[in-house]
RNA sequence: AAAGGCAAACUCGGCGAAAGCCGGGGACGCAAAGCCACGGGGCUACCGCGCACUCACAGGCGCUACGCCAGCCGGGCCGCCGAA
Numbered sequence: 001a002a003a004g005g006c007a008a009a010c011u012c013g014g015c016g017a018a019a020g021c022c023g024g025g026g027a028c029g030c031a032a033a034g035c036c037a038c039g040g041g042g043c044u045a046c047c048g049c050g051c052a053c054u055c056a057c058a059g060g061c062g063c064u065a066c067g068c069c070a071g072c073c074g075g076g077c078c079g080c081c082g083a084a
Stems, first nucleotide, its partner, number of pairs: 005030002010025006028071001034077003038074003041069003048063004
């Protein structure tokens, strides 16, 4: 080159405490933007712990992943076409 593939932001509906995820629309981009949370990094903090406050309740602040991000990096596995 050829055939295609995925789908950011935003938006509509849904799930979730949240991060975020699922489906429809939509394309910023991606040669792995296919899959996997193994390492690093990042996000959230329901539960839990601590603090402050209150008569008490509710709410606030800090810490914390068992949650999340693979389109943050590394790693593992699979993978279309081709001058290869």